[in-house]
Context: one part of a larger RNA
RNA sequence: GAUGAACGCUAGCGAUAGGCUUAACACAUGCAAGUCGAGGGGCAUCACUUCGGGUGGCGACCGGCGCACGGGUGAGUAACACGUAUGCAACCUGCCCAUAACACAGGGAUAGCCCGGAGAAAUUCGGAUUAAUACCUGAUACAACGGGAAUACCGCAUGGUAUCUUUGGUUAAAGAUUUAUCGGUUAUGGAUGGGCAUGCGUUCCAUUAGGUAGUUGGGAGGGUAACGGCCUACCAAGCCAUCGAUGGAUAGGGGAACUGAGAGGUUUGUCCCCCACACUGGUACUGAGACAGGGACCAGACUCCUACGGGAGGCAGCAGUGAGGAAUAUUGGUCAAUGGUCGGGAGACUGAACCAGCCAAAUCGCGUGAAGGACGACGGUAUUAUGUAUUGUAAACUUCUUUUAUAAGGGAAUAAAGUUCGGGACGGGUUCUCGAUUUGCAAGUACCUUAUGAAUAAGCAUCGGCUAACUCCGUGCCAGCAGCCGCGGUAAUACGGAGGAUGCGAGCGUUAUCC
Repeated sequence: GAUGAACGCUAGCGAUAGGCUUAACACAUGCAAGUCGAGGGGCAUCACUUCGGGUGGCGACCGGCGCACGGGUGAGUAACACGUAUGCAACCUGCCCAUAACACAGGGAUAGCCCGGAGAAAUUCGGAUUAAUACCUGAUACAACGGGAAUACCGCAUGGUAUCUUUGGUUAAAGAUUUAUCGGUUAUGGAUGGGCAUGCGUUCCAUUAGGUAGUUGGGAGGGUAACGGCCUACCAAGCCAUCGAUGGAUAGGGGAACUGAGAGGUUUGUCCCCCACACUGGUACUGAGACAGGGACCAGACUCCUACGGGAGGCAGCAGUGAGGAAUAUUGGUCAAUGGUCGGGAGACUGAACCAGCCAAAUCGCGUGAAGGACGACGGUAUUAUGUAUUGUAAACUUCUUUUAUAAGGGAAUAAAGUUCGGGACGGGUUCUCGAUUUGCAAGUACCUUAUGAAUAAGCAUCGGCUAACUCCGUGCCAGCAGCCGCGGUAAUACGGAGGAUGCGAGCGUUAUCC
């Protein structure tokens, strides 16, 4: 000098940023992921009704998209995890953009609804019946994939690209409606996001010296989006290591932050990027994408319900509770803005986000008054004691100001867009532009004005040297102090009190840690 700090004493205000460093301990309760009726059959509920699900709408259900994002944590990991630089002629990519082409004809179910049954519940079984942008079948396709042949060009070893020919192979589609559009299928290219490989860098211990059988390599097969012992059988016997293998300990990595003249040392909280994890261990399913925190299955520990037959759960999301601890906040408000998902849109949802609440825990700013004022007052302290010094221009007193405080009044920016209606322009697009209309949680807050009145506001540590600041009294190697040197045994500037002084100041000291 610094800190995500804690403790002691003290405390007026504001702005900005921050707030479980310990038990990745256990969690009551609420909320944190839905949305679409312009895909579907329907009508439980609400309103209207011409009594017709007819209309506005719409719970549950089928279907689509999303739920792989956003948010949290740092347990594991010494590793291609991360950083940096390359490569993929070994790869994938929903939504989005551009281009080209297409969408023909059929079918059988099933949820819901209805009827019946089992169960304490969670839930579940049977029958009848019904729809789709759900599912299935056929057609079309030289577009892709697959097989064969030829030519040209190129490269980085395996090779790559283009053109042409052949095919006897395989693979598509879905509609909706307000008729303006929105969706569907195939292919190519782009964009974005990811996957894989490699060079170099990346803590300590040699009181860890040998380690390794899918181990190292091969041709073959399987698997994957893709390369690869990734997996399998067979064959060979290799591979790593004192330039530190293997083992053990510790640890998420980086941008950055602190310190220092620098070199360096230390740290990784907040913010950003990457990784890993979601009660513990394992597994796959769905999907463009997961081996999935608020999905599934199995096993385990724990907790809860039970009619004892059986079931339910996962805060390292936001609040909050217990525990641990020196120690860390509200079971708040709003979707107004910024973004996200869904939707044609209106809009819905959003503990992301934006705000507010608590905390001197940090940084910065402001204030606790200003000018004059000597009878140098009273009181205190010291003293050489009718005196003097000091507290000290300090107080009183006079004049002034009103930041702040209190009261009253006014009162924001943050809102840009978008919807609807009307008009205009041209490049004729639901494009641009003009007018009207609508939207503010925070908040009657910030801020401004007026009134009142010095009014509402100072402490903490130290004073032997280092180190700025000294005297008196008490104590008597006692009580005590102390960072180091050291102080205290009768004149203690070092202990305790008082007066005075010094330093910093809404803070000041102590402790801990780093340079």

The part of an RNA shown here (small-subunit ribosomal RNA, 5' domain) has 515 nucleotides and comes from an uncultured bacterium. It matches the Rfam family "Bacterial small subunit ribosomal RNA". Gene Ontology terms of the family: ribosome and structural constituent of ribosome. The RNAcentral record of the full RNA draws on ENA.